[in-house]
Context: one part of a larger RNA
RNA sequence: UUAGGAUUGAAGGGUGUGUAGGCGGAAAAAUAAGUCAGUGGUGAAAUUUCUCAGCUCAACUGAGAAUCUGCCAUUGAUACUGUUUAUCUAGAGUGCGGUUGAGGUAGGCGGAAUGUGUAGUGUAGCGGUGAAAUGCAUAGAUAUUACACAGAACACCAAUUGCGAAGGCAGCUUACUAAGCCGUAACUGACGCUGAGACACGAAAGCGUGGGUAUCAAACAGGAUUAGAUACCCUGGUAGUCCACGCCGUAAACGAUGAUCACUCGAUGUAUGUUAGUAAUGAUAUGCGUCUGAGCGAAAGCAUUAAGUGAUCCACCUGGGGAGUACGAUCGCAAGAUUGAAACUC
Numbered sequence: 001u002u003a004g005g006a007u008u009g010a011a012g013g014g015u016g017u018g019u020a021g022g023c024g025g026a027a028a029a030a031u032a033a034g035u036c037a038g039u040g041g042u043g044a045a046a047u048u049u050c051u052c053a054g055c056u057c058a059a060c061u062g063a064g065a066a067u068c069u070g071c072c073a074u075u076g077a078u079a080c081u082g083u084u085u086a087u088c089u090a091g092a093g094u095g096c097g098g099u100u101g102a103g104g105u106a107g108g109c110g111g112a113a114u115g116u117g118u119a120g121u122g123u124a125g126c127g128g129u130g131a132a133a134u135g136c137a138u139a140g141a142u143a144u145u146a147c148a149c150a151g152a153a154c155a156c157c158a159a160u161u162g163c164g165a166a167g168g169c170a171g172c173u174u175a176c177u178a179a180g181c182c183g184u185a186a187c188u189g190a191c192g193c194u195g196a197g198a199c200a201c202g203a204a205a206g207c208g209u210g211g212g213u214a215u216c217a218a219a220c221a222g223g224a225u226u227a228g229a230u231a232c233c234c235u236g237g238u239a240g241u242c243c244a245c246g247c248c249g250u251a252a253a254c255g256a257u258g259a260u261c262a263c264u265c266g267a268u269g270u271a272u273g274u275u276a277g278u279a280a281u282g283a284u285a286u287g288c289g290u291c292u293g294a295g296c297g298a299a300a301g302c303a304u305u306a307a308g309u310g311a312u313c314c315a316c317c318u319g320g321g322g323a324g325u326a327c328g329a330u331c332g333c334a335a336g337a338u339u340g341a342a343a344c345u346c
Stems, first nucleotide, its partner, number of pairs: 004317002007300002012314001014201004021194003025088002028085004033081002035077008048066007091191001092188003095184006103177007110154001114150008125136002162169002206247006216240001220236004258313006266291011295302002319346003328339004
């Protein structure tokens, strides 16, 4: 490179917006760049292949033909692709009317719990464990009652639920704001799909500056356990956990399944909208699930939310280890991230 692959064997980028590029709806006209056909020129010779011939054969040599798959010019063809012109509405978008939700940002408020403080009641234990001890407590703890303060998280509702591109999002409420879906068919008229680079977002941990610190809790200390116990268990406890701003840019960032479009049996539940019906009960669209066919698959299984049948575009894989290492480069305050080998070895 060809070919084959990527749920679980190596392999889908964490997610989006989008530049270049690639690909792209219907019908018509023009053109003739791609495409197809004819003709002419060129495509050195040797080599190669075929048929003959010459050395006694062969190697070798000679002749003829083929090949040289190409390029250039010219004359035509016009289905497809391209280009141009003027159209269309089925894709896409806008408008209008509804509707949904833990979607986002900022502010305000609430109750339970926890801890602490003050005061009251009250007295000898509390706490903890497999059992204990460290620890707390007569300077009055634990328990209980009242009040106050602080920070963090929002029981029940709650669900195979909902929303979001992903990460993620849950007390109530206000403001601002984004999106989906349904209906309609007024408008635009292919404006689309994908997307190398690029840009933006991106859990937790970690980092910087300044706050905050109730709980929990790396490190650390002590008590146990044990042969030992730098652990598991217990008592404490600092970073951190929280907020603001700025970095980091990674995760089993998972559906281990890229995005978009079309097509391909059924059954059943559910969320939201529309709709038929007096109602029971349906129909339909968009989601979220379960089961099961054809088909696919090594099987497990997937099965209209495909891993089925096709199309377009991107990213990725090519034996195990060495190694996501070394070196270099870029980014970062650092931690490190991204890119990413080889020797050697089996």

The part of an RNA shown here (small-subunit ribosomal RNA, central domain) has 346 nucleotides and comes from a metagenome. Its mean pLDDT, the model's own confidence on a scale to 100, is 87. It matches the Rfam family "Bacterial small subunit ribosomal RNA".